[in-house]
Context: one part of a larger RNA
Molecule: small-subunit ribosomal RNA, central domain
Organism: metagenome
RNA sequence: UUGGGCGUAAAACGUCUGUAGGUGGUUUUGAAAGUCUAUUGUUAAAUCAUGAGGCUUAACCUCAUAAAGGCAAUGGAAACUUCUUAACUAGCGUGGGGUAGGGGCAGAGGGAAUUACUGGAGGAACGGUGAAAUGUGCAGAUACUAGUAAGAACACCGAUAGCGAAAGCACUCUGCUGGGCCCAUACCGACACUCAGAGACGAAAGCUAGGGGAGCCAAUGGGAUUAGAUACCCCAGUCGUCCUAGCCGUAAACGAUGGCGAUUAAGUAUUGGUAUAUCAAUCAGUGCUGUAGUUAACGCGUUAAAUCGCCUGCCUGGGAACUAUGCUCGCAAGAGUAAAACUC
Numbered sequence: 001u002u003g004g005g006c007g008u009a010a011a012a013c014g015u016c017u018g019u020a021g022g023u024g025g026u027u028u029u030g031a032a033a034g035u036c037u038a039u040u041g042u043u044a045a046a047u048c049a050u051g052a053g054g055c056u057u058a059a060c061c062u063c064a065u066a067a068a069g070g071c072a073a074u075g076g077a078a079a080c081u082u083c084u085u086a087a088c089u090a091g092c093g094u095g096g097g098g099u100a101g102g103g104g105c106a107g108a109g110g111g112a113a114u115u116a117c118u119g120g121a122g123g124a125a126c127g128g129u130g131a132a133a134u135g136u137g138c139a140g141a142u143a144c145u146a147g148u149a150a151g152a153a154c155a156c157c158g159a160u161a162g163c164g165a166a167a168g169c170a171c172u173c174u175g176c177u178g179g180g181c182c183c184a185u186a187c188c189g190a191c192a193c194u195c196a197g198a199g200a201c202g203a204a205a206g207c208u209a210g211g212g213g214a215g216c217c218a219a220u221g222g223g224a225u226u227a228g229a230u231a232c233c234c235c236a237g238u239c240g241u242c243c244u245a246g247c248c249g250u251a252a253a254c255g256a257u258g259g260c261g262a263u264u265a266a267g268u269a270u271u272g273g274u275a276u277a278u279c280a281a282u283c284a285g286u287g288c289u290g291u292a293g294u295u296a297a298c299g300c301g302u303u304a305a306a307u308c309g310c311c312u313g314c315c316u317g318g319g320a321a322c323u324a325u326g327c328u329c330g331c332a333a334g335a336g337u338a339a340a341a342c343u344c
Base pairs, nucleotide, nucleotide: 004315005314006313007298008297012312014201015200016199017198021194022193023192025088026087027086030083031082033081034080035077036076037075038074039073040072041071042070043069049065050064051063052062053061054060091191093187094186096183097182098181099180103177104176105175106174107173108172109171110154114150115149116148117147118146119145120144125136126135162169163168206247207246208245209244210243211242215241216240220236221235222234223233258311259310260309261308262307263306266289267288268287269286270285271284272283273282274281293300294299317344318343319342326337327336328335329334
């Protein structure tokens, strides 16, 4: 390479938008580029194949004859692909009427708790642990009570629930704003799917500048434990955690499962619609059990890992190596891309 694969063995980009490219619904007209077909030319000889012949046979040699394929020209076919003509409505989209939601951004408000401070009252312990000690406290702590201030997070409801492309999103109210689903079927008429490169978003930690700093807490100090204890436990505690503006661009970014479309038993629970007197039925989700099928097994099973189609990404023994070097990006930390020698 031909192939084979990607839930857990190596392998689905963290997620989306989207260019080139690839692929693409139904009917019709024409063209004939792809496609199919016929003829002609050409594809040196030798070789190979078939049939004869010559060396005692064979190898070997001689003669004759193809076939398939390629390329070109000419003639023809029109199902499929393509282009073209005219239409269609089942895909896509727009408009109409409803509807659920922690979807996003901004502003305002709230209570519980914690800590600190101020006052009251009180008088010896508190705290912490397996046990202790460091620590706090007669300069009046802890516990109780009244008030003030600050920052951060929002108990119950709360769910196997909901929303979002993912990351993620929850006290309450208001404003602005994105998307979804359902119903009727008015309009448009294939406008679609997937996407190399590109762009946007992207937890936590980290970085820059300016704020903020209650609690928690890397580092660090102390007390224990221990043979030691740069830890686990305890007492403190800075960066950070929070806000604003920028950067970083990674995670077990996980359903370890790419997207879209089609087909293939059921049962049960639940969310939002339609519908309904009720039960049914039906559409879009979220779960469980499970048939056919599938899988190495586990399991998956209309939310497929089943059966098919289209497009993208990725894998090719373990280590060296999510490395070196180069390049791009970054303030840096580092990120992206990504080998080889050698070794088993």